[in-house]
Context: one part of a larger RNA
């Protein structure tokens, strides 16, 4: 570099919209730049192949052929591709009706528990563990009744369940507003598919400024365990977890499985939607699970949600350690993120 991978042996980018650029349905008509063909020019000499010849052979050398696979001109062909034109509709998109959901963003409102106040009732223990203690607690605790406050978090439903690209989304309800699906087939006429850079969005922690702090709990302090115990276990706790704006840009961000089409035996569940009111066992879109035929795979497994069969585009990998480190550079308040190597050594 060819070549050969990328579910788990190294390798699919976190996800999305799109710049360039690759790539692209069906029909007619021109053109003839790709592509083919015929003829002409060119492709210097050595060199290389080859034949034959000269040095006694041979290296060497000579002559002659071949070949130089390539260029440029000229005329032809037009089946792919390509310009250019003119139509179609089956890709796409648009519209009209349905019906779906924890999809997004804001607001309002509710009970349970939980902690705290504060009044009663009430009397010696509560907690808490393997088992203790530390810690509460006669200045009346635990426990129970009754007002009240304060934050977060939604119990049954609940699902092998739905929506969202991804992250991710669940307590009732209101505004706002995204999206698929399904059925009409009315309308544009190919308007597509992917996507180097870019821009966006992106758990949880973490960071700026303010606000809020119940329960939880990194740090941290006691108690215990133990040879030690900077841990597990106990009993307090601070950031933090909330909420508003702004950063950060990762992740076992996973289906560890890049988008797109098309194409491929068969069972059985589930979720929205059509269709059907019949003799009955079936159908059809869409999206979700199990099991499986060919096929595929080192195996495990996959198997109309492909890891089968093709094609078209990106991202990415080529021993193991040094390493995702140095160094540069970009980005970021920082924390650190993006890019990303050598020596050396097995």
């Nucleotide at each position: 570099u060819u070549g050969g991978g990328u579910u788990u042996a190294a390798a699919g980018g976190g996800u999305g919209c799109g710049u360039a650029g690759g790539c692209g349905g069906c029909c007619c008509g021109u053109u003839a730049a790709g592509u083919c063909c015929c003829g002409g020019g060119u492709g210097a000499a050595a060199g290389c192949c080859c034949a034959c010849a000269g040095c006694u052979c041979a290296a060497c050398u000579g002559u002659g052929g071949a070949a130089c696979u390539g260029c440029c001109c000229u005329g032809g062909a037009u089946a792919c591709u390509g310009g250019c034109g003119g139509g179609c509709u089956u890709g796409a998109g648009u519209c009209c009706a349905g019906a779906c959901g924890a999809g997004g963003u804001u607001g309002g409102c509710g009970g349970a528990a939980u902690g705290g106040a504060a009044g009663g009732u009430g009397u010696a223990g509560c907690g808490g563990u393997g088992a203790a203690a530390u810690g509460c607690a006669u200045a009346g605790a635990u426990a129970c009744c009754u007002u009240c406050c304060a934050g977060a978090a939604c119990c049954c439903c609940g699902a092998u369940u739905g929506c969202g690209u991804a992250g991710g989304c669940a307590g009732c309800u209101g505004a706002c507003u995204a999206g698929g699906c399904u059925g009409g087939u009315a309308c544009u006429g190919a308007c597509g598919c992917u996507g180097a850079g870019g821009c966006a969005c992106g758990a949880a922690a973490g960071c700026g400024u303010g606000g809020g702090g119940a329960g939880c709990g990194a740090a941290c302090a006691g108690g215990a365990u133990u040879a030690g115990a900077u841990a597990c276990c106990c009993u307090g706790g601070u950031a933090g977890u909330c909420c508003a704006c702004g950063c950060c840009g990762u992740a076992a961000a996973c289906g560890a499985u890049g988008g797109a089409u098309a194409c491929u035996c068969g069972c059985u569940g589930g979720u929205g939607g059509c269709g059907a009111u019949a003799g009955a066992c079936a159908g059809u879109c869409a999206c979700u699970g199990g099991c499986u035929u060919a096929g595929c795979g080192a195996a495990a497994g996959c198997g109309g949600u492909a890891a089968g069969u093709a094609u078209c585009c990106c991202a990415c990998c080529u021993g193991g350690g040094g390493a995702g480190u140095a160094c540069g550079c970009u980005c970021g308040c920082a924390a650190g993120a993006g890019u990303g190597a050598a020596a050396c050594u097995c």
A computed fold for a 346-nucleotide part of an RNA from Hymenobacter sp. HMD2156, annotated as small-subunit ribosomal RNA, central domain. It matches the Rfam family "Bacterial small subunit ribosomal RNA". The full RNA is in RNAcentral, with records from Greengenes. Lineage of the source: Bacteria > Pseudomonadati > Bacteroidota > Cytophagales > Hymenobacter.